[in-house]
About this RNA:
Model confidence (mean pLDDT): 82 of 100. Transfer RNA from a Pseudomonadota bacterium, 73 nucleotides, folded computationally. Taxonomically the source falls in Pseudomonadota (Bacteria, Pseudomonadati). It was read from a public genome assembly. Rfam family: tRNA. Rfam links the family to the GO term triplet codon-amino acid adaptor activity. It is annotated as a transfer RNA.
RNA sequence: GCCGAUGUAGCUCAGUCGGUAGAGCAACGGUUUCGUAAACCGUAGGUCACCGGUUCGAGUCCGGUCAUCGGCU
Numbered sequence: 001g002c003c004g005a006u007g008u009a010g011c012u013c014a015g016u017c018g019g020u021a022g023a024g025c026a027a028c029g030g031u032u033u034c035g036u037a038a039a040c041c042g043u044a045g046g047u048c049a050c051c052g053g054u055u056c057g058a059g060u061c062c063g064g065u066c067a068u069c070g071g072c073u
Base pairs, nucleotide, nucleotide: 001072002071003070004069005068006067007066010025011024012023013022019056027043028042029041030040031039049065050064051063052062053061
């Protein structure tokens, strides 16, 4: 230099054909316990990497940029 994959909650990851963004763990509160842990119930947490485009509507489609990883030379 060229090609490809990935980027979504604090972490690990789903999200099908474009139609109101989710799970587990972690955090917080509650129940339980002499207390802690475990268990159970609940709550909160998101600029879907960034900038544009298409569309009535974009995490999803298109273009560009950035980061990480892999391959080729």